A computed fold for a 690-nucleotide part of an RNA from a freshwater metagenome, annotated as large-subunit ribosomal RNA, domain II. Its mean pLDDT, the model's own confidence on a scale to 100, is 80.

Context: one part of a larger RNA
């Protein structure tokens, strides 16, 4: 892991509600039946009910409060017993699961810590303390040298003890080892046997170490089914309805209680609820405004201040500086408002309707929910960041399948009772993949079609305006002069450093000069003019689509191929495809209503048919069934073959049923009733097998 078996809302008592049954000169406590026997027979202890209020005395349809009540509180009855079911309380209370906590009694020092008693062990080598002896030496000591001697938590290094570093091992050879390397090795050494100390206790050269592979309190057993607001699991089917993730409180925040939202039953029935319309109200948002409160700009006027001038003092003057208040103009605000919507909310009236297109309200039973998510709109926080966070208001998901968005809970379309190779549409699409248009007219050339500020003779459309066959614009050829080197300045200043002026003449035209250039001249060029050429050329505004801006790590993705439309946008007129939507036909089922038939305890119930409306669904509520085991009753089957097992036609909306055949060899089935150790795929479930 698989298979087989086992495996979770039970039982008792009490309470409460519903269903059901009985009784009600109250009921519990009738008859009948059953039971081995006995007793009881219309009488009854006790329980519930028939009266409440008050702490009580006490009073009583009232009573308590109070001096009092025209006040306030609680009252002025409908029961009771059995059975079944829902829920609650008390018990282990649906099942499994702690770490721990506490109490009681035991077992351990053959491991290990320390201690006691009696023993044992330490190859070999090295070093050479004290002391002693001899000699020298001293006044005597001291001291020196040589020898002797053999000390040491001395040295090197086996046994022995340990465990420094590394490798291997890591389902190991081993629940701590092996190999290499290493430390101590006469000592606070190592070791054998025997003995002692223990659980809030021992022992500890102290690491919370060790006390039998267990230690921040051992092990065994009991309290014990500890407790678990936590996790996991909780077994057949179908039908009807169907949530919440919010508010308040909480040693409260992943729990609970009350409310809200769901469901079931009973009741109220009125166009009652919902919706729309009208009327009357509520309100200070959006917007707007500056009348208040503040912010902020300019002007004007003018307190005050600064600076400067003047001044013995007092004064005075100037100001291109700062500036209060007032005034004028224009302006900003969540905590401003002279104003002020839309939506919204409240009350009343009416309308739609003709008993449902939606469902409110009251009482009772039973819940679930209290982590919500994304998206549109309105806001706060944040950075007008977040698949961020907190509210309000819709939608969807949650609990929603189907079609579209390549794929994709929350987006778009649309809410799946079942069947159909049917029809028609939605969103979205119609080159091929791939169902349906290679449909019309323009635009785009960037493969734009996926990104900003900003930049640019890209290109199209629509304007405004200037020049132009009396020849524009661009190109080419020629001219571009004279007074004059204008005056000043200057070393110089001649169109061209700078200042001032900017006239006149000849002309087709030509500046007291547009730029380059020179020390200054010179030189080149432009303006301007003519000729040549021969038709459009500039300036500017708005709009459409493009261009640049544009850098990332394996090869790139409009979904792919690919396409110049098969891209984007605009316009016009059609066609087609496309969903479980809608329609058509058939079927099932629920509710309501109607009709008919039957039954009835007279309340109603059952069946059939037609009509109308429904039938997605998690938590959850309600209902109806299938199957298993045992018992009772009735009816049946079985050696001419029961059950079980194997195969299985056929069959029901499902749980399921099951002819027949084989196997098997003795019991079994159906209907009705009752009872429950009653349904497994999950619990790192338990046991066994493989």
């Nucleotide at each position: 892991g698989u298979c087989u078996g086992c495996g979770a809302g039970u039982u008792a008592u009490c309470g409460u509600c519903a269903g059901u049954a009985g009784c009600c000169u109250g009921c519990c406590a009738a008859a009948a039946u059953a039971u081995a026997g006995c007793a009881u027979a219309u009488u009854a202890a006790g329980g519930c009910g028939a009266a409440g209020g008050g702490a009580a005395a006490c009073c009583g349809a009232g009573u308590g409060c109070a001096a009092a009540a025209u006040g306030c509180g609680c009252g002025a009855u409908c029961g009771u017993u059995g059975c079944u079911g829902g829920c609650g309380a008390u018990a282990g209370a649906c099942c499994c699961g702690a770490a721990g906590c506490g109490g009681a009694g035991g077992u351990g020092a053959u491991c290990u810590a320390c201690u006691c008693u009696u023993g044992a062990g330490c190859a070999a080598g090295u070093u050479g303390a004290a002391g002693c002896u001899a000699u020298g030496g001293u006044a005597a000591c001291a001291c020196a040298u040589a020898g002797u001697g053999g000390a040491g938590g001395a040295c090197u290094g086996a046994a022995c003890u340990c465990g420094u570093g590394g490798a291997u091992g890591u389902u190991g050879a081993a629940a701590a080892a092996u190999c290499c390397u290493g430390a101590g090795a006469u000592g606070a050494c190592u070791u054998a046997a025997g003995a002692g100390u223990a659980g809030g206790a021992g022992c500890g050269a102290a690491a919370g170490a060790c006390u039998a592979a267990u230690c921040a309190a051992a092990c065994c057993c009991c309290g014990u089914g500890a407790u678990a607001g936590c996790u996991g699991g909780u077994u057949c089917u179908c039908u009807c309805c169907g949530a919440a993730a919010u508010c308040g409180c909480u040693u409260g925040a992943g729990g609970g209680c009350g409310a809200g939202c769901g469901u079931u039953g009973a009741g109220u029935a009125a166009g009652u609820u919902c919706u729309c319309u009208g009327u009357a109200g509520a309100g200070g948002u959006a917007g707007a405004g500056c009348a208040c409160u503040g912010g902020a700009u300019g002007g004007c006027u003018u307190a005050g201040g600064g600076a400067c001038c003047c001044c013995a003092c007092c004064a005075g003057g100037u100001u291109g500086c700062c500036a209060a208040a007032a005034c004028c103009a224009a302006u900003c605000a969540a905590a401003c408002u002279c104003c002020g919507a839309a939506u919204u909310c409240u009350a009343c009236a009416g309308a739609u309707c003709u008993c449902u297109u939606u469902a409110a309200c009251u009482c009772a039973g039973c819940a679930u929910u209290c982590a919500g998510g994304c998206u549109g709109c309105g806001a706060g926080g944040g950075a007008u960041a977040a698949g961020c966070u907190u509210c309000g208001u819709g939608g969807c998901c949650a609990a929603g399948a189907g079609g579209g968005c390549a794929a994709c809970a929350g987006c778009c379309c649309a809410g799946a009772u079942c069947g159909u190779c049917g029809a028609c549409u939605a969103a979205g699409g119609c080159g091929c993949c791939a169902a349906a248009a290679u449909u019309a007219u323009g635009c785009u050339c960037a493969g734009u079609g996926g990104a900003a500020a900003g930049g640019a003779u890209g290109u199209g459309a629509c304007g405004u305006u200037g020049c132009u066959u009396a020849g524009a614009c661009a190109g080419u050829g020629a001219g571009g002069a004279u007074g004059u080197u204008g005056g000043c300045u200057u070393a110089g200043a001649g169109g061209c450093a700078g200042c001032c002026a900017u006239c006149a003449u000849u002309u087709a035209a030509a500046c007291a000069g547009u730029g380059c250039g020179u020390a200054a001249u010179a030189g080149c060029u432009g303006a301007c003019u003519c000729a040549u050429c021969g038709a459009g050329c500039g300036a500017u505004g708005u709009c459409g689509c493009g261009c640049c801006g544009a850098a990332a790590a394996u090869g790139a993705u409009u979904g792919g191929c690919g396409a110049u439309a098969a891209a984007g946008c605009a316009u016009a007129a059609u066609g087609c495809c496309g969903a479980a939507a809608u329609c058509a036909c058939g079927a099932a089922u629920u509710g309501c209503c109607a009709u008919g038939u039957g039954g009835u305890u007279c309340g109603c119930c059952a069946c059939a048919u037609a009509g109308c409306a429904g039938u997605g669904g998690u938590a959850g509520g309600a209902g109806a069934g299938c199957g298993u085991a045992u018992u009772c009753u009735u009816u049946u089957u079985g050696g001419u073959a029961a059950a079980g097992c194997c195969a299985a036609a056929c069959u029901u909306a499902a749980a399921g049923g099951g002819a027949u055949g084989g196997u098997g060899a003795a019991a079994a089935a159906a209907a009705g009733a009752a009872u429950a150790g009653u349904g497994a795929g999950a619990a790192u479930g338990c046991a066994g097998a493989c």